[in-house]
Context: one part of a larger RNA
RNA sequence: CACCGCCCGUCAAGUCAUGAAAGCCGGUUUUGCCCGAAGUGUGUGAGCUAACCUCGAAAGAGGGGGCAGCGCCCUAAGGUGAGGCUGGUGAUUGGGACUAAGUCGUAACAAGGUAGCCGUAGGGGAACCUGCGGCUGGAUCACCUCCUU
Repeated sequence: CACCGCCCGUCAAGUCAUGAAAGCCGGUUUUGCCCGAAGUGUGUGAGCUAACCUCGAAAGAGGGGGCAGCGCCCUAAGGUGAGGCUGGUGAUUGGGACUAAGUCGUAACAAGGUAGCCGUAGGGGAACCUGCGGCUGGAUCACCUCCUU
């Protein structure tokens, strides 16, 4: 830089983050069911059994104890179903922010050329337009009331 001003929205281009989204892939956690190792406990223990007890001269026999095996309870891991929380990804889609010189108009700022704004409803490429109600943070003209001189 002062109206040859300022400035609004759609549309087009680019960048960034983000919401929605059929789903897809994980993490974590709760819970139902199935299966169930090892181990403690418990029951059984017809198989096995040196020390103890009894009998016997002995061989050995019996008892007690122990062990294996088996059953049960608890139970890790695993399998399967249903939920909670959470992360990533996702065709498409919504707006947002930003970016000297793109497009269309000109809504606002002066009475901005239909005063503006608020609420609401309808309408429209877009800024917006129209109706109804409200406000003055409206210019101009006139009148009334009050205050000061």
The part of an RNA shown here (small-subunit ribosomal RNA, 3' minor domain) has 149 nucleotides and comes from a Puniceicoccales bacterium. Model confidence (mean pLDDT): 82 of 100. Rfam family: Bacterial small subunit ribosomal RNA. Taxonomically the source falls in Puniceicoccales (Bacteria, Pseudomonadati, Verrucomicrobiota, Opitutia).